Predicted 3D model of a 72-nucleotide RNA (transfer RNA) from a bacterium. The coordinates come from a structure-prediction model, not an experiment, and the mean pLDDT is 83. It matches the Rfam family "tRNA". Its family is annotated with triplet codon-amino acid adaptor activity in the Gene Ontology.

RNA sequence: GCGGGAUUCGUAUAAUGGCUAAUAUGCUAGCCUUCCAAGCUUGAGAUGCCGGUUCGAUUCCGGCAUCCCGCA
Numbered sequence: 001g002c003g004g005g006a007u008u009c010g011u012a013u014a015a016u017g018g019c020u021a022a023u024a025u026g027c028u029a030g031c032c033u034u035c036c037a038a039g040c041u042u043g044a045g046a047u048g049c050c051g052g053u054u055c056g057a058u059u060c061c062g063g064c065a066u067c068c069c070g071c072a
Base pairs, nucleotide, nucleotide: 001071002070003069004068005067006066007065010025011024012023013022018055027043029041030040031039048064049063050062051061052060
């Protein structure tokens, strides 16, 4: 330099045009317990960035950024 892939709550994964974005774990608060652990309930927390298509974009298209793989 060329080609391919990935980017979603703190972490790990879902969601393939209809979003009020889901699940586990972690975190907050409460209940239970003499206390802790375990258990139950509750709450907060996310679509890498900029554009385009569309009535509607996590999803499709383009560019950029970061990371990974391959070729040279």